[in-house]
Predicted 3D model of a 71-nucleotide RNA (transfer RNA) from a Gammaproteobacteria bacterium. The coordinates come from a structure-prediction model, not an experiment, and the mean pLDDT is 82.
RNA sequence: GCCCUGGUAGUUAAACGGUAUAACAGAUGAUUUGUAAUCAUCAGUUGUGGGUUCGAUUCCCGCCCGGGGCU
Numbered sequence: 001g002c003c004c005u006g007g008u009a010g011u012u013a014a015a016c017g018g019u020a021u022a023a024c025a026g027a028u029g030a031u032u033u034g035u036a037a038u039c040a041u042c043a044g045u046u047g048u049g050g051g052u053u054c055g056a057u058u059c060c061c062g063c064c065c066g067g068g069g070c071u
Stems, first nucleotide, its partner, number of pairs: 001070007010024004018054001026042005047063005
């Protein structure tokens, strides 16, 4: 330098172009003599800059970062 793959919540991962979900973690409440466990509720996210589209996590282009391969 070229090719492939990935980047989504604090962490690990989902998501036919049509309100972005789950688990754990966190907060509040219930339960308990108390803690843990359990139950209920809540908050929190698309790497970055453009393009296409009525509408983009999704499609296209550039850039950044991680992993793998070729020379």

It matches the Rfam family "tRNA". Rfam classes the family as a transfer RNA.